Description
This is a predicted structure of a 73-nucleotide RNA (transfer RNA) from a Vulcanimicrobiota bacterium. The sequence was found in a public genome assembly. The coordinates come from a structure-prediction model, not an experiment, and the mean pLDDT is 82. It matches the Rfam family "tRNA". The family's RNA type in Rfam is transfer RNA. Rfam's curators write: Transfer RNA (tRNA) molecules are approximately 80 nucleotides in length.
[in-house]
RNA sequence: GGGGCUAUGGCUCAGUUGGGAGAGCGCCUCCCUUGCACGGAGGAAGUCGUCGGUUCGAAUCCGUCUAGCUCCA
Numbered sequence: 001g002g003g004g005c006u007a008u009g010g011c012u013c014a015g016u017u018g019g020g021a022g023a024g025c026g027c028c029u030c031c032c033u034u035g036c037a038c039g040g041a042g043g044a045a046g047u048c049g050u051c052g053g054u055u056c057g058a059a060u061c062c063g064u065c066u067a068g069c070u071c072c073a
Base pairs, nucleotide, nucleotide: 001072002071003070004069005068006067007066010025011024012023013022019056027043028042029041030040031039049065051063052062053061
C1' cells in the first nucleotide's frame, strides 16, 4: 500500500425479505426474610462508530472516514 471481517444499553451479544430497537448478566425500586442470599413484580439506561447519499421510510442498501482483528505484499 491492497483485500476481508467487526463496531447495537455498563458488559457479552441477537436483530441481513428495509417499517415493533431487543435478550442474558449487571444497576435501581418494591414484595418475600429477623437480616442477607435465592425467588417474584416493576423500572432506568441506546442520537445502532463518524459524515454523507438512496428511499415515503435505513441498525439493515451505497459511499467516505475512524478504531480493532486478520490475510497478501